This is a predicted complex of two RNAs, RNase P RNA and transfer RNA, with 482 nucleotides together. It holds a member of the Rfam family "Bacterial RNase P class A". The family's RNA type in Rfam is ribozyme.
Order: sequence, then C1' cells, then structure tokens
RNA sequence: CAAGUAGGACGGGCGGUCGCCGUCCCGGUUCGGUUUUUCGGAUCGGGAGGGAGGAAAGUCCGGGCACCACCAGGCAGGAUGCCCGCUAACGGCGGGGCGGGGAAACCCGACGGACAGUGCCACAGAAACAUACCGCCCUCCCGGGAACGGAAGGGUAAGGGUGAAAUGGCGAGGUAAGAGCUCACCGCCCGGUCGGUAACGGCCGGGGCAAGGUAAACCCCAUCCGGUGCAAGGCCAAAUAGGGGGACGUAGGCGUCUGGCUAGUUCCCGGGUUGGCCGCUUGAUCCUCUCAGCAAUGGGAGGACUAGAUGGAUGACCGCACAGAGAUCGACUGCGGGGAGGAAGGCUAGAUCGUAAACCCGCGACCGAACUUGGACAGAACCCGGCUUACAGUCCGACUUGUCAC
RNA sequence: GGCCCCAUCGUCCAGCGGCCUAGGACAUCACCCUUUCAAGGUGAAGACCGGAGUUCGAGUCUCCGUGGGGCUACCA
Repeated sequence: CAAGUAGGACGGGCGGUCGCCGUCCCGGUUCGGUUUUUCGGAUCGGGAGGGAGGAAAGUCCGGGCACCACCAGGCAGGAUGCCCGCUAACGGCGGGGCGGGGAAACCCGACGGACAGUGCCACAGAAACAUACCGCCCUCCCGGGAACGGAAGGGUAAGGGUGAAAUGGCGAGGUAAGAGCUCACCGCCCGGUCGGUAACGGCCGGGGCAAGGUAAACCCCAUCCGGUGCAAGGCCAAAUAGGGGGACGUAGGCGUCUGGCUAGUUCCCGGGUUGGCCGCUUGAUCCUCUCAGCAAUGGGAGGACUAGAUGGAUGACCGCACAGAGAUCGACUGCGGGGAGGAAGGCUAGAUCGUAAACCCGCGACCGAACUUGGACAGAACCCGGCUUACAGUCCGACUUGUCAC
Repeated sequence: GGCCCCAUCGUCCAGCGGCCUAGGACAUCACCCUUUCAAGGUGAAGACCGGAGUUCGAGUCUCCGUGGGGCUACCA
C1' cells in the first nucleotide's frame, strides 16, 4: 500500500431572531380558607436554568411495580434444551466443548432423545423396513455331441439399476458364489484409566456391529411459567334511566305443596360523564478511579441529578464555517491503443535473445481551484435488562494474508 | 399506550409437507349461439406479502420483516 476480519466512539457544529413544554424565583390582578399575619388555587407580565435515541422503533423475550386469584401440589397449555459461570431474571451475555465454513484473522450452529411408543418417507425402484428386478453361484430335471439354452428348488447384498436416502468404509484372506465369515487400518458401541468442576478429550483393552431418515411430525425426558397490564391501580369532582330484555333462581322471601311471582347473581341492549390530582420518574441510574475475575460481571471510594407531554412540547427561518456528493478546469504522473515492422540492435548468424523514444488518440487515482448541491434512520409516553430490525457519513485503535522498500 | 388476529388470481373462498404444473365461484378476454343484446355453451389469461432456515421436498412448519384489521376509559 492492497484485500479482508472483528470491535469501540460519534451521529451534525457555532451564532442570531421568533416560538413550544416542564421546574424554580419575583411582581400585579382575582378567588377560597383564616380575625389578622399568612396559606392554597387561577390568570397576566418578567427573570434564571432544563428539554429525545442508539435504536426512543418492532412489541420478540425477561424483570420491577400495581391489582385480582390462590394451602401445598397436579392437569391442560406454553417456552427452553452440549457444559460451566454471570444476573433481579431471561429464549440474554461471557468462557469452554463438539460439529461446520474459511488459506488465515475469524465466523456460523433450534447442539437432549429415533433399541418408550405411534405416524410419515411423494415419484422412481424388486424392496423405504425386513426386501432378490437384473446379475453371480450350487443342486436336480429337460433339450443338445458339446458349447449352451430352458424349467424347478436354494444360496448370495460383491456388481448393475432406482432414489434425497438401500443396512459401516477400504484393502487382503476366504468361498461354489458371496458375506465382519476372518484379519489390518478408520468409523461405531462397551469397559477401564488419566486430564478436566463439567461438556468432553487422550491412552489401553474388549465387542464383529445391534439393521435408515424425520422430533422447526405427534411424543418422551429434564427445567421454568398463577392471571391481567399504568386504559394496572388510588383519590376528588361531575353526571344519571338501579330503564328494558335473556339465562339461573335447585339452598333466601311469598306460598301447605306443585305451578307461579320475587329478592339476588350474571349477560346483553339502552343511558350518563368523557374534567383534575397521584401513580410519574432517585434508579438492578450515570461518570471517574480502584480491587477481584480470562471474561460476562461483582465489590469499594468520590462525585452528579440528567425530559415528564396527555391531541401529546423538544421546532422554524437567516448567517458562517465543516464533512459528503456531482459535474468543470488546471498541474503532475500513470495506464491502454496506434507508432511497432520478429524494427533497430546483440552474437553462437538462428525464427536464438529482444519493444525504447518523439508524436497522435482515449481513460484516469491523488493534489489544487472555483461552482452547484447537501447532513441518514428515525420522535420518549410507567420504568429497567436484552434481542431483532432500520441507518447518510465521520473518527479511533486491534488482528490476518499478500506485495514492495529499508 | 397495551393486548390479539389475518395475508392465496381483479374480488370472495378451498387447499393431509409430495399425483400443486395451486382448485372453485363471480368478474375479464376470445369464439359459438342470436337479426342484436342478455342468458347459455366452449376455451384462454390471471395469484401463494417479502427474506432466511428446517426437510430429499414448503402455499403449508419455524424465525425475522412488511402491510392490513379488531378489542381495550370511567360511572350507575
């Protein structure tokens, strides 16, 4: 320098004018409480200081908080799924294991169980779970002089063919032909031992191998989850038709009983008010330093207070610089084509080596000049921890590979 | 704000993971029939919201996004 891989920080700046929403202070007017001092509310004017995000988004998980329900527990339903740790909790994060991708840095993984059971595997194929279509081999029979052909019974998964997938792979021995039938190596399973908290890995020994796939099919195993969400919930004010209909009315009332009526419960229709305050922002908070830990994270010390709207504030305009983008010009240099003919030239005199320049045309990185344009995704609504998705552009270090120079 | 649901021809609906090259009705277009129109008959064109994943195989199963729809105040 080029190509790439993982992060972190920021995400428009400065000034002026006019506005918007809270908080605090001062003054005026007015209302209420009070004998007054004074207190509280409304409104007007002035001043000080504050005012969106990394995702505020999607609402996909988890928790706090609030109300309802509830002995414990179970069923149903849902979620998660290698191991260890972190945490308030998690489906999140960190570290590790295993598998896959990459040359590497590094990245990705819904990664328990298919000898608990059930289902499915289209088409093709003989067979998709226990199978002989072709082929190979043996026995016997028929034809034939023989080669061979045909029929029956049997063996065989080595070969062909089908398929996404065909019963461990490959080699040797063995056999009538074959076959883990036997053996070596690899794979698988079991046992021991060593290392590791564990997942798992190394080594040693044994077993010829138990007959596919699918659990983002039902299911099994383990763990977790009571429900509803701030329109939760509490207080004040205002308003009103406890009107109508359906069901229950078996345990209340009327009634001796039945029928019936009714209190009551519940659902629907219809009706009224659609104002204010609290919840509400001090919290698993943020910043700096430090300690423990590989890290996630946790502990300690010091400091800070940083939006609370409720038709929903955080904006508009102007000016100045700064990134970025576009096209233009300049300068410098580079590249491609022509020039350029196996030229000139070299010497081993051959189709053996070997392509510079002027000039012309075209393209163009970096740099400089002036012009035009121009700042993404997106807007808090009870609050946090995550995940996912969207995003113009800028800056910062880290790592890998390649090339060049020293 | 919160909680749910849905997406297949132009419209309304079907659609066991595989004979899906996705079916039906209405609508559209062409032809036949008719003097003509309508009705009728024959035929044609026309769609799985987008992207990943699971699987041999996805309209269907899972995840992420996009678009649309519904419910939800208080009082008696």